[in-house]
Molecule: transfer RNA
Organism: uncultured Treponema sp.
RNA sequence: CGGGUAUUAGCGCAGCUGGUAGCGCGCUACGUUCGGGACGUAGAGGCCGGCGGUUCGAGUCCGCCAUACCCGA
Numbered sequence: 001c002g003g004g005u006a007u008u009a010g011c012g013c014a015g016c017u018g019g020u021a022g023c024g025c026g027c028u029a030c031g032u033u034c035g036g037g038a039c040g041u042a043g044a045g046g047c048c049g050g051c052g053g054u055u056c057g058a059g060u061c062c063g064c065c066a067u068a069c070c071c072g073a
Stems, first nucleotide, its partner, number of pairs: 001072007010025004019056001027043005049065005
């Protein structure tokens, strides 16, 4: 320098063909227990790496940029 993959909740990941974003762990409250753990119930937490474009509508499609990794030179 060229090509590719990834970027979504505190962590690990899903999100099909564009239509108001979910799962596990963790966290909070309550129940259970002498207490803890475990278990059960309820809940909080993300405007999806950034900026633009297309569209009635973008996590999803397109462009550029950033970071990490892989391949090639």